[in-house]
RNA sequence: AGAGUUUGAUCCUGGCUCAGAUUGAACGCUGGCGGCAUGCCUUACACAUGCAAGUCGAACGGUAACGCGGGGCAACCUGGCGACGAGUGGCGAACGGGUGAGUAAUAUAUCGGAACGUGCCCAAUAGUGGGGGAUAGCCCGGCGAAAGCCGGAUUAAUACCGCAUGAGACCUGAGGGUGAAAGCGGGGGAUUCGCAAGAACCUCGCGCUAUUGGAGCGGCCGAUAUCAGAUUAGGUAGUUGGUGGGGUAAAAGCCUACCAAGCCGACGAUCUGUAGCUGGUCUGAGAGGACGACCAGCCACACUGGGACUGAGACACGGCCCAGACUCCUACGGGAGGCAGCAGUGGGGAAUUUUGGACAAUGGGCGCAAGCCUGAUCCAGCCAUGCCGCGUGCGGGAAGAAGGCCUUCGGGUUGUAAACCGCUUUUGUCAGGGAAGAAAUCCUUUGAGUUAAUACCUCGGGGGGAUGACGGUACCUGAAGAAUAAGCACCGGCUAACUACGUGCCAGCAGCCGCGGUAAUACGUAGGGUGCGAGCGUUAAUCGGAAUUACUGGGCGUAAAGCGUGCGCAGGCGGUCUUGCAAGACAGGUGUGAAAUCCCCGGGCUUAACCUGGGAACUGCACUUGUGACUGCAAGGCUGGAGUACGGCAGAGGGGGAUGGAAUUCCGCGUGUAGCAGUGAAAUGCGUAGAUAUGCGGAGGAACACCGAUGGCGAAGGCAAUCCCCUGGGCCUGUACUGACGCUCAUGCACGAAAGCGUGGGGAGCAAACAGGAUUAGAUACCCUGGUAGUCCCAACCCUAAACGGUGCACACUUGGUGUAGGAGGAAUUGACCCCUUCUGUGCCGGAGCUAACGCGUUAAGUGUGCCGCCUGGGGAGUACGGUCGCAAGAUUAAAACUCAAAGAAAUUGACGGGGGCCCGCACAAGCGGAGGAGCAUGUGGCUUAAUUCGAUGCAACGCGAAGAACCUUACCAGGACUUGACAUGCAACUGCACGUCCCGUGAAAGCGGGAUUCCUUCGAGGGUGUUGCACAGGUGCUGCAUGGCUGUCGUCAGUUCGUGCCGUGAGGUGUUGGGUUAAGUCCCGCAACGAACGCAACCCCUGUAUUUAGUUGCCACCAUCGGUGAUGAGCCGGUGAGCACUCUAAAUAGACUGCCCGUGAUAAGCGGGAGGAAGGUGGGGAUGACGUCAAGUCAGUAUGGCCUUUAUGUCCUGGGCUGCACACGUGCUACAAUGGCCGGUACAGAGGGAAGCUAGACCGCAAGGUGGAGCAAAUCCCAUAAAACCGGCCCCAGUUCAGAUUGAAGGCUGCAACUCGCCUUCAUGAAGUUGGAUUCGCUAGUAAUGGCGCAUCAGCUACGGCGCCGUGAAUACGUUCCCGGGCCUUGUACACACCGCCCGUCACAUCAUGAAAGCCGUCUGCACCCAACGUCGCUGCUCCAACCCGCAAGGGAGGAAGGCGCCUAAGGUGUGGGUGGUGAUUGGGAUGAAGUCGUAACAAGGUA
Repeated sequence: AGAGUUUGAUCCUGGCUCAGAUUGAACGCUGGCGGCAUGCCUUACACAUGCAAGUCGAACGGUAACGCGGGGCAACCUGGCGACGAGUGGCGAACGGGUGAGUAAUAUAUCGGAACGUGCCCAAUAGUGGGGGAUAGCCCGGCGAAAGCCGGAUUAAUACCGCAUGAGACCUGAGGGUGAAAGCGGGGGAUUCGCAAGAACCUCGCGCUAUUGGAGCGGCCGAUAUCAGAUUAGGUAGUUGGUGGGGUAAAAGCCUACCAAGCCGACGAUCUGUAGCUGGUCUGAGAGGACGACCAGCCACACUGGGACUGAGACACGGCCCAGACUCCUACGGGAGGCAGCAGUGGGGAAUUUUGGACAAUGGGCGCAAGCCUGAUCCAGCCAUGCCGCGUGCGGGAAGAAGGCCUUCGGGUUGUAAACCGCUUUUGUCAGGGAAGAAAUCCUUUGAGUUAAUACCUCGGGGGGAUGACGGUACCUGAAGAAUAAGCACCGGCUAACUACGUGCCAGCAGCCGCGGUAAUACGUAGGGUGCGAGCGUUAAUCGGAAUUACUGGGCGUAAAGCGUGCGCAGGCGGUCUUGCAAGACAGGUGUGAAAUCCCCGGGCUUAACCUGGGAACUGCACUUGUGACUGCAAGGCUGGAGUACGGCAGAGGGGGAUGGAAUUCCGCGUGUAGCAGUGAAAUGCGUAGAUAUGCGGAGGAACACCGAUGGCGAAGGCAAUCCCCUGGGCCUGUACUGACGCUCAUGCACGAAAGCGUGGGGAGCAAACAGGAUUAGAUACCCUGGUAGUCCCAACCCUAAACGGUGCACACUUGGUGUAGGAGGAAUUGACCCCUUCUGUGCCGGAGCUAACGCGUUAAGUGUGCCGCCUGGGGAGUACGGUCGCAAGAUUAAAACUCAAAGAAAUUGACGGGGGCCCGCACAAGCGGAGGAGCAUGUGGCUUAAUUCGAUGCAACGCGAAGAACCUUACCAGGACUUGACAUGCAACUGCACGUCCCGUGAAAGCGGGAUUCCUUCGAGGGUGUUGCACAGGUGCUGCAUGGCUGUCGUCAGUUCGUGCCGUGAGGUGUUGGGUUAAGUCCCGCAACGAACGCAACCCCUGUAUUUAGUUGCCACCAUCGGUGAUGAGCCGGUGAGCACUCUAAAUAGACUGCCCGUGAUAAGCGGGAGGAAGGUGGGGAUGACGUCAAGUCAGUAUGGCCUUUAUGUCCUGGGCUGCACACGUGCUACAAUGGCCGGUACAGAGGGAAGCUAGACCGCAAGGUGGAGCAAAUCCCAUAAAACCGGCCCCAGUUCAGAUUGAAGGCUGCAACUCGCCUUCAUGAAGUUGGAUUCGCUAGUAAUGGCGCAUCAGCUACGGCGCCGUGAAUACGUUCCCGGGCCUUGUACACACCGCCCGUCACAUCAUGAAAGCCGUCUGCACCCAACGUCGCUGCUCCAACCCGCAAGGGAGGAAGGCGCCUAAGGUGUGGGUGGUGAUUGGGAUGAAGUCGUAACAAGGUA
């Protein structure tokens, strides 16, 4: 520090996710030791049991228990002593410990303040005199189950109450008045008292009273800061202030009476939700964000609510009273209790420990002290909960062992790892030793103080002794012995680490992207590897990454985002000069910012964690001193911002009134006759009752052609005939004036298209709704005919728009060019133009700069300033609920649950378009002939079947694989057989035995069973063969979506790319586009491109012309000759010689290149025409198929991975099937006839094939064919007569002398065999069919059409198929609008599996969350009223009462108490509001879900933009 994920790819925006650190954690697997920490985050739920606050006899009366002493014979007695239960009294119990419910301020943090209190402590001063009456306890009696209570008698005090005194305190009328106390202990020796003890007395100590001051602590007040919600905007009556009174320790509406009407609030009052606050902790570079366990400070609470008492301090965790809930005891009458103290229990929960030890240390309470108490604390125990440290050995050791895993079978890896050898001993075990933490108090001695005192006491020094829970712990030493000790997660990318097997969209994984459908590095297991390590993973949570709330540090034209527009209060910001002030600001100082933490430097535990000393820091707040630049405030100026006046100018700016013409419609009259209107085409509609058309006249409403514009005006919406009236704003020029008066603007106010709403008018045209007609599968649409609201006017609402420049307003600055509108100036001119400068507006192009790009570009989206508004992933949703506004429609404000990993912007390359342009092709058109109808053949589908083997399925499957299924083929079916096999290789054993041949039995055959015969030899054996066994063979079994190879197709279309350079952030572009041209990316020109490659073309083959060479089996002109014929003439036919002229054969060469001419074109490429030529612009044909597409086809041609099978899915055999037939389709043949059919005659090919072959002549048969056999391995012989054509004859338009299906009969051929199931011949039979609907196919010249011939396969054949050959031989092409396919450029796109794309909505089903809802149930809260406990306060107090006063006394007084009354008041009750949560029949929409239904709304002009 980044990474993954939207796309075919790119860049951007933007969310989601990951890597890091952390935790009071939990869970899973695992677990050796130690140190230091932490440990109910949930139910502030309920609690059994024990302990957690007592102490003081030196305050008191005393003596229940224990011990000692004394008395007593003993029982026993005795407070005499140590001590001490209970009680009176004092101090403490308000600390310490726990918890975080409440609390958003009565709190906390920081900094200040004045009107206070204060036990114990410190300092100081003055006192501490003299009396009195009670009461617990104890004793007696009584009640009660108990808790406990009552009565009587008696008693003490440092308990209580007076009196005296009053320095100081308080009050005051300044004279005066008021109000205190308590004693106890130690020591002493003169004097006094006393029998003694002792007391008085002296002294010391501890107390007590009053007062002053202090320290520390506490109470109160203020300022600043401290979560969220405005879908909480108004709140408040003791409320705000004053006066009197009361009250408190103290200020104060703290309380009360009266008076006034204030006070708080957009700088967020009130209300609601949530929450203890802080030092700090975690994270982060920081700023921040989140948190507030442990430790420390503060606050609050103590079962829930209320209350006071005591006290220095409480409204009191282990106190009291009342009410409530709960639990327990009970004799039913009544009582008791409060673990949020330490342990512990139940419950809750994912989850959190021992009913431990000790007061040894530290600290606290009491005490003179000893000491007692202390679940504070110190320790120990439990838990890997965290942090830190250590260990589980170290060195050597290659036969690279065995085993495991993988394997290309060679090996690799585990791996020096193990074994083995040597060494060490941390930890653990055993044994021995063994701390620090402890020093005070105490004793003794010494000095000082006090004192009459050497006594007591206090303080300081020296010496001594006691005291350890932890704990026989830390630590040290020794012994034995590698001995006691390794796991967890991960291994597709992010992210370090890969293979095998299993599984087969199953099981499962998953943080995101995503894996899994038979070869999974992603699931499970194993081997191996990587990471961390006594831990490792997962889950949860926080910060980070996230600049993804942006202060540091973001944005708003199109990604989310500028309010529709203006005016404008508050607020924010504000020109220039001078002076003053010093609020902000800056600088210095002071105080504070607790400690701990963090950081730095040291120290202590062997180290570290941890502990500890010092420093720094705590970025803050307050006070104070200073400065005066800047902001601010105050005062005074200035004119540049802003404004005003005067002078001009333009304008659909606004409001009102008046007027006008054209047009539509309607009405009246006239002319006139059959249509008009409407559409893609029609129909509805109008019209013979006279329309449309046309002439004249009239009515009425709405809108204003031309001018008119890229133009003008206005804040926006918007504004258009002409004239008049009223009125706002703008611009220009110059002068004068005011003197910052300015900019922006939350809330607010005003305006605000269209549609809509209510009232009243108006209504010509147009026209939602509606009706009809069409279209359509449907058509609630598009089109047509009608037509009502509405559109128009008046006044009043609504307040929204793609209200858009998708661009807030204002100001300043920053190169230019060119239009246009309004003004001013200059120059010039007779004048109008034209030209230059300048201000204001409005457009286009474009530089720098900006931008993700597109683009913007002085009218900024550039550079800056000020202010406002708005955004933070998509959907849910601009929706619900609530509020406000509205007559309503609705507007505005505006969420959440849930769900997805995207949604999106711009640009790129393709593909596509019922987008455009250019071009090509038998693509259409123009033609010729077919198919589709018939019969038959053949293939396919379907059906059937035991099987009808398999494959091919739009073009690009269907006379296809198959160039030939009777058996074989053959893969299918039935049946019968074989099992190392029909076929290959190897090993082992056996066999003297071949292999082969022959024979027999059985059988349909295969097979099974049996018999006979027979080799070579160097005699070892070898070869061969057979049998048995083992490896293995075999498979037309599966996967063409695991593959090779081959092929089809787009397409013989003209395209497809690369290197370097250039452009672009990039994908990419350029080149390859453009202008011409071509069959062609063919060529030329131009050009940031220059070159190159694969394609095109050419090179190759055939054919067309010529030349040369070569002539056998070819040829025969000339020459010679023979035979036949003939008139032995000419001639003709056949042959031989000779010859190679010609034809032909087959080799070489020539030829054609737009080379030449004319025209055209750009002086090009090329095109048109012409000449010459056998051939002319590629002469014709073939072969040749770029990058790629279709997971196209083929595992059944072959090869091949994987899987499956192995007495069978292999092999053999017989028979059957592939030929099956209601039907449908494709491809063909034959026809339907006269351009024909039949009969007779007669002519002309090319290319092929031939030995298990072609077969001549001859003979037989009507024929198929047969007999027989010459020739020929072929330019020689044979197949082999080519047919159409031509000549002659018949037929005469008909189901025929057309056509030939079907059927019968008789034959022939091949073959082991023609039944299923062959072909051919003859005779007979003579079906459909009279030119074929929609639709559709081929073909542009030697082509179509038509005629025959040959060959492959092959025993034969279903061939009418396929592949070739030659003969005869046309018609037409205006042209590119349309259909199909293709190429190039361009455009749009929401497509990229690429239009066979994408995608919307209803409905149906399932699931989920949510809104509404008659209601129902909680909870919080306001108001009013009722009742009112305890208690304080006030009043009263016939009853009761010891102290003081009066009185001899009785009694009275003062004072107090019970009781009563009153105010307030918790809980409770009643009523009525508000908020919030849950639930609710039914219902609304939303989201998600596998291939459901209906349509096709959007994306292309998406077919109506």

The RNA shown here (small-subunit ribosomal RNA) has 1505 nucleotides and comes from a metagenome. It matches the Rfam family "Bacterial small subunit ribosomal RNA".